Model confidence (mean pLDDT): 86 of 100. A computed fold for a 77-nucleotide RNA from Olavius sp. associated proteobacterium Delta 1, annotated as c-di-GMP-I riboswitch aptamer. The RNAcentral record of the sequence draws on Rfam.
RNA sequence: AUGAUAAAGCCAAACUUGUCGAGAGGCAAGGACGGAAAGCCAACGGGCCUUAUAAUGAGGCGGCCGAGGUUGCCAAA
Numbered sequence: 001a002u003g004a005u006a007a008a009g010c011c012a013a014a015c016u017u018g019u020c021g022a023g024a025g026g027c028a029a030g031g032a033c034g035g036a037a038a039g040c041c042a043a044c045g046g047g048c049c050u051u052a053u054a055a056u057g058a059g060g061c062g063g064c065c066g067a068g069g070u071u072g073c074c075a076a077a
């Protein structure tokens, strides 16, 4: 680099409850749709969402995508 009828494990969608927020959404518990990075980065490029506005702006999504960056377990073919 690559990724299995391997091993040890890991994360946790929707939904529910509580909580923060104007909102998208975040956090915690329950819960598992799925994930080879579903670890981290929004100050790399796209895309989507929220909010205010005449325009400008501000905020969110890394589980939207990227031969984007960066770190990591195991090892069959």
Stems, first nucleotide, its partner, number of pairs: 002075002010035002015030006033063001039070003044066003047061005
Of the family's consensus pairs, 90% are formed in the model. Taxonomically the source falls in Deltaproteobacteria (Bacteria, delta/epsilon subdivisions). Rfam family: c-di-GMP-I riboswitch aptamer. Rfam's curators write: GEMM was predicted in a large-scale screen for bacterial structured RNA regulatory elements.